[in-house]
The prediction has a mean pLDDT of 82. Predicted 3D model of a 75-nucleotide RNA (transfer RNA) from a Candidatus Woesearchaeota archaeon. Rfam family: tRNA. Gene Ontology term of the family: triplet codon-amino acid adaptor activity.
RNA sequence: GGACCUAUAGCCUAGCCUGGAUAGGGCGACGGCCUUCUAAGCCGUAGACCGAGGGUUCGAAUCCCUCUAGGUCCG
Numbered sequence: 001g002g003a004c005c006u007a008u009a010g011c012c013u014a015g016c017c018u019g020g021a022u023a024g025g026g027c028g029a030c031g032g033c034c035u036u037c038u039a040a041g042c043c044g045u046a047g048a049c050c051g052a053g054g055g056u057u058c059g060a061a062u063c064c065c066u067c068u069a070g071g072u073c074c075g
Stems, first nucleotide, its partner, number of pairs: 001074007010027004020058001029045005051067005
C1' cells in the first nucleotide's frame, strides 16, 4: 500500500442479505411478592435510537460513500 471481517444498554447477543415505522432476548442493576433472614422462584421498572459524518428514500440498525477503532490475510 491492497483485500476482507467486526462495531447494537454495564456485559453478551438477535435483527442487516430481503428497508416499514415506539430496536427483541439473556445476564446484571433497582423495586415488590414469597421467606425468620439470605439464596432460589415469581412479578414489575429503568437503561442502547444501532462506531462517526454524509447521501438515497415517504421511510435506514439494514442500501451507497467517506472516515475512526479493533482483527485477519496478501505484498